[in-house]
RNA sequence: AUGGAUCUUCGGGGUAGGGUGCAAUUCCCAACCGGCGGUGAGCAUUUUGCUUCUUAAAAGAAUAAAAUGUAAGCCCGCGACUCGCUGUUUUGAUACUAAGAUAGCGACUGACUUGGUGAGAUUCCAAGGCCGACGGUACAGUCCGGAUGAGAGAAGAUCAAC
Repeated sequence: AUGGAUCUUCGGGGUAGGGUGCAAUUCCCAACCGGCGGUGAGCAUUUUGCUUCUUAAAAGAAUAAAAUGUAAGCCCGCGACUCGCUGUUUUGAUACUAAGAUAGCGACUGACUUGGUGAGAUUCCAAGGCCGACGGUACAGUCCGGAUGAGAGAAGAUCAAC
């Protein structure tokens, strides 16, 4: 360094202001937000090389390569929510069976265009759009609830092997 086992910690943001109404952070005008991994021509820092330019010099600028960090809600994949099947288990029941918890498997799973640059961009720049589980409630991406949960994953520790 690599893969493995065990464990620990971390792991989601957002209705300002106004209108109607008995009542709305739910409707209307308007505002705001963007999980994880990948891709990525941008950006930043550092190092190295080269020549050119500026300068009296020190030094600076341009340019190339490498390393590190960062970089997409709507490109690819994943998680969460919801539903189904199977197993285990708890409670209740004479029984048929019901409800809850949990594990595995499966289903489902939203949304982007135009212009610019360029060899190359749905990622850069500019502009205009679009999307967002379920239950509750005056109709909710943003409030309350399941959830002090789960989780893609991130960081670290220990152990053994090579």